[in-house]
RNA sequence: AAAAACUCAGGAGAGUCCCGCAAAAAGCGGGCGCCGAAGGUGUACCCGGCAAAAUGCCGCUAAUCACUCAGGCAAAAGGAUGGAGGGAGA
Numbered sequence: 001a002a003a004a005a006c007u008c009a010g011g012a013g014a015g016u017c018c019c020g021c022a023a024a025a026a027g028c029g030g031g032c033g034c035c036g037a038a039g040g041u042g043u044a045c046c047c048g049g050c051a052a053a054a055u056g057c058c059g060c061u062a063a064u065c066a067c068u069c070a071g072g073c074a075a076a077a078g079g080a081u082g083g084a085g086g087g088a089g090a
Base pairs, nucleotide, nucleotide: 006085007084008083015032017031018030019029020028021027033073034072035071039069040067041066042065047059048058049057050056
C1' cells in the first nucleotide's frame, strides 16, 4: 500500500425433461435438449526473433470474447467480478 489465506453480506443463466432400476427433485444406467460466472482450453494488439519482399513465419501475452472438457439446468449446495473486514508475505 493497489497485498495472499480466511470471514461476512450480496450474486446471473439454463429441463423439478423422458424411460428403467425402486417411493424421490437424490443415486445408478440409457436418451434428447439447454446454460456459462468454479476450474480448464483457445485467441488480438503490443513486444521480441527470423526474413529483408511482406496482410510473411515463430515465440510471448488477455478477457465477462469463443469452446463447453469439467461443472451446472426447482430448492439446497456451488458460484466469476465487485464490496466490507482481515493482514500471511513483500
Predicted 3D model of a 90-nucleotide RNA (Glycine riboswitch aptamer) from a pig gut metagenome. Of the family's consensus pairs, 82% are formed in the model. The RNAcentral record of the sequence draws on MGnify.